[in-house]
């Protein structure tokens, strides 16, 4: 060089197929519970890789990019 797949809270992960409040777990903070921790059980924080393009409305469609990854050569 040519194909193909991937990217979302500090991890991890559903959602794209049909555009329309981004979903669960871990984590973290605070509160109960306790004599004190554990454990449990409420609250509260934290993301869509990057331009640009359709659209009223992009995590999602189109293009280009980065950044991983496999296969051909």
């Nucleotide at each position: 060089g040519g194909c193909c797949c991937c990217g979302u809270a500090g991890g991890g992960u559903a959602g794209u197929u049909u555009g329309g409040u981004a979903u669960c777990c871990u984590u973290g903070a605070g509160c109960g519970u306790u004599c004190g921790g554990g454990a449990c059980g409420c609250u509260u924080a934290g993301a869509c890789u990057u331009g640009a393009g359709u659209u009223c409305a992009a995590a999602u469609c189109u293009c280009a990019g980065c950044g991983g990854g496999g296969c051909c050569a």
A computed fold for a 73-nucleotide RNA from a marine sediment metagenome, annotated as transfer RNA. The RNAcentral record of the sequence draws on MGnify. Its Rfam family is "tRNA".